[in-house]
Context: one part of a larger RNA
RNA sequence: UUGGGCGUAAAGAGUCUGUAGGCCGUAUAGAAAGUCUUUUGUUAAAUGCCUCGGGCUCAACCGAGAUCCAGCAAAGGAAACUUCUAUACUUGAGGGAAGUAGAGGUACAGGGAAUUCCCGGUGGAGCGGUGAAAUGCGUAGAUAUCGGGAGGAACACCAAUAUGGCGAAGGCACUGUACUGGGCUUUUCCUGACGCUGAGAGACGAAAGCUAAAGGAGUGAUUAGGAUUAGAUACCCUAGUAAUUUUAGCCGUAAACGAUGGAAACUCACUGCCGAGCGAAAUACAACGAGCGGUGGUCAAGCUAACGCGUGAAGUUUCCCGCCUGGGGAUUACGCUUGCAAAAGUGAAACUC
Numbered sequence: 001u002u003g004g005g006c007g008u009a010a011a012g013a014g015u016c017u018g019u020a021g022g023c024c025g026u027a028u029a030g031a032a033a034g035u036c037u038u039u040u041g042u043u044a045a046a047u048g049c050c051u052c053g054g055g056c057u058c059a060a061c062c063g064a065g066a067u068c069c070a071g072c073a074a075a076g077g078a079a080a081c082u083u084c085u086a087u088a089c090u091u092g093a094g095g096g097a098a099g100u101a102g103a104g105g106u107a108c109a110g111g112g113a114a115u116u117c118c119c120g121g122u123g124g125a126g127c128g129g130u131g132a133a134a135u136g137c138g139u140a141g142a143u144a145u146c147g148g149g150a151g152g153a154a155c156a157c158c159a160a161u162a163u164g165g166c167g168a169a170g171g172c173a174c175u176g177u178a179c180u181g182g183g184c185u186u187u188u189c190c191u192g193a194c195g196c197u198g199a200g201a202g203a204c205g206a207a208a209g210c211u212a213a214a215g216g217a218g219u220g221a222u223u224a225g226g227a228u229u230a231g232a233u234a235c236c237c238u239a240g241u242a243a244u245u246u247u248a249g250c251c252g253u254a255a256a257c258g259a260u261g262g263a264a265a266c267u268c269a270c271u272g273c274c275g276a277g278c279g280a281a282a283u284a285c286a287a288c289g290a291g292c293g294g295u296g297g298u299c300a301a302g303c304u305a306a307c308g309c310g311u312g313a314a315g316u317u318u319c320c321c322g323c324c325u326g327g328g329g330a331u332u333a334c335g336c337u338u339g340c341a342a343a344a345g346u347g348a349a350a351c352u353c
Base pairs, nucleotide, nucleotide: 003325004324005323006322007307008306012321014204015203016202017201021197022196023195025089026088027087028086029085030084031083033082034081035078036077037076038075039074040073041072042071043070050065051064052063054062055061092194093191094190095189096187097186098185099184100183104180105179106178107177108176109175110174111155116150117149118148119147120146121145122144126137127136165172166171209250210249211248212247213246214245218244219243223239224238225237226236261320262319263318264317265316266315269298270297271296272295273294274293275292278289279288302309303308326353327352328351335346336345337344338343
């Protein structure tokens, strides 16, 4: 707890759904809670402010007088705005119809190349590895080469595969099939504000890690050995466990990044790509024109401390949420919640500069 902020200085929750709450389109009529206005009452005295050639020699002080503002209560009025009630509306939102692009998701099936291993043939001394070597493998026949087989993981070319596409984010890429989510365009047919945000809450959430079962080709933390070195708990090499894969369940974190919360409106130009349509034209494609949705680049104005942002804003505005408030201590302590654990969430202070 105001104010000012949150791309890079502290600060946007990893993402979405949604409860309460906050906010909410156009028109007409009504009500009068907020709002505005009038009147009355009240807000003790003292103090304070103002006035008085008032009273103490002045002043302080004392005395007398008077009001505004504002609050509360009651009564009367106004109806633009907010609110409420009623009735309408269609632009927001949703639905229908007709199309359409896509690595969106889940499951099942299939494919070939390569590595490794096993069996057999040929062959006969090296192979491997490095800066150079060695450990290692090999006459019990390796490496190489040919044929056959097994198994796991990942999907070259196609593909100019990206500045591309899809998804809320995490993320998604061999091929086919089934089921399935969302988007976009056109139409303006239907409903008639049904909307936005969202404290709590719920769901999803890379990698690593954990539990159980399966699997284990290659790679490879830990580990062992060989080198290097003054040393070498490393970089290099030879092996190689967990892991990486699947199923079921936990974990709930990342530079989960656009370091940029969501929604809506408005505000010069130029140019590329993606999607589906339209116009005119056309054998067809391409090109041309006006729009819509997405994704990039360069810029005017404006903004910014600068860098830069710039119709996908970090511009001009509105609504809602989250968060920040000097550095360290501190992604900590204590407590609580969650978890099998690892840990996660919440989250100080002393002290110090």

Model confidence (mean pLDDT): 85 of 100. This is a predicted structure of a 353-nucleotide part of an RNA (small-subunit ribosomal RNA, central domain) from an uncultured bacterium. Rfam family: Bacterial small subunit ribosomal RNA. The RNAcentral record of the full RNA draws on ENA and SILVA.